SAM riboswitch aptamer (S box leader) from Planococcus soli, 111 nucleotides, folded computationally.
The sequence was found by an Rfam model in a public genome assembly.
Lineage of the source: Bacteria > Bacillati > Bacilli > Caryophanales > Planococcus.
It matches the Rfam family "SAM riboswitch aptamer (S box leader)". About the family: The SAM riboswitch is found upstream of a number of genes which code for proteins involved in methionine or cysteine biosynthesis in Gram-positive bacteria. The SAM riboswitch acts at the level of transcription termination control. The predicted structure consists of a complex stem-loop region followed by a single stem loop terminator region. An alternative and mutually exclusive form involves bases in the 3' segment of helix 1 with those in the 5' region of helix 5 to form a structure termed the anti-terminator form. This entry represents the conserved core of the complex structure involving helices 1-4.
Formats: sequence, C1' cells, structure tokens
RNA sequence: CCCUUAUCAAGAGAGGCAGAGGGAAUGGCCCGACGACGCCCGGCAACCGCCAGUUCACUAACUGGAAUGGUGCCAAAUCCAACAGAACCGCAGAGUUCUGAAAGAUGAGGA
Repeated sequence: CCCUUAUCAAGAGAGGCAGAGGGAAUGGCCCGACGACGCCCGGCAACCGCCAGUUCACUAACUGGAAUGGUGCCAAAUCCAACAGAACCGCAGAGUUCUGAAAGAUGAGGA
C1' cells in the first nucleotide's frame, strides 16, 4: 500500500508543557494568542484479549462482567455537502427530509 468484515448522532479535564496554525482531501462552515493543533498527565469507551454462563461441539455463536493487558478515542454527526434514488414544497429557480453509494476513521482478520 491492498483485500474482507464490524462500528461510526452516546461518552470523555476550568490540569501541566509549548507557541501557530488546525479541523484527511475539494467547496463550505468552523476552532485558534480568552493559547487552538501537538505532547504529558487525566479521562471515556469496551473492538481484541481476559473471566463467568448458555447453546453446542465447529472451538464457534450468544449473554453478562471486570478494566490490571493490546489498540482506539476525548470541538461541532465521520462538522456539513459533494454521486445516485425517493418523498415533500414551489409557477419556476431554489429548498427540505429520508435512503443508499463513494471517500475516510478505528478495531479484528488476511494477502
């Protein structure tokens, strides 16, 4: 870098360091010297792993638990849109809502 699969509207500091950009990309719209982003500490959650149980025997599925392990996450829905379809509204242009796709993020597995 690529493939498969699950999830993505909940949750998470009035701390320390540091000092200019940051929110993936395009267009918007935002955050930021009242200090963002990042790092540390702290926290949230529970994907893997762990423990218990049920059904089974395929070592798998489901349910519950803890949070000492491996990750992840802690502005805004993945901040919103972008592509396709449907419904509504309107004379029209425009607009609203819903569904799906694409792209992306994270976990687990694989090549």